Predicted 3D model of a 79-nucleotide RNA (c-di-GMP-I riboswitch aptamer) from a Solirubrobacteraceae bacterium. Its Rfam family is "c-di-GMP-I riboswitch aptamer". About the family: GEMM was predicted in a large-scale screen for bacterial structured RNA regulatory elements. Its mean pLDDT, the model's own confidence on a scale to 100, is 87. It was read from a public genome assembly, where an Rfam model found it. The organism belongs to Solirubrobacteraceae, within Bacteria.
């Protein structure tokens, strides 16, 4: 110096729910609020779940990465 696990420190994000706005809808954005998270940062590539359309089998279009896997990047670091 690098990698893995993981104390500490500085911090970070932010569930449910409430309010406002957008959307046919899943849901998204902003504010409040914290259940939690060492990638709960980015990313819709593969699964999965959900919405919607259709001749509803299945296929098309869409949503969710805080459902899982994969990819990209990242702070500190005793032991």
């Nucleotide at each position: 110096g690098u990698u893995c696990c993981c104390a500490a420190a500085g911090g970070g994000c932010a569930a449910a729910c409430c309010c406002g706005c957008c959307g046919c809808g899943a849901g998204g954005c902003g504010g409040g609020g914290a259940c939690g998270c060492a990638a709960a940062a980015c990313c819709a590539g593969g699964g999965g779940u959900c919405u919607u359309c259709g001749c509803a089998g299945c296929g098309g279009a869409g949503a969710c990465c805080g459902c899982c896997c994969a990819g990209u990047u990242g702070c500190c670091a005793a032991g």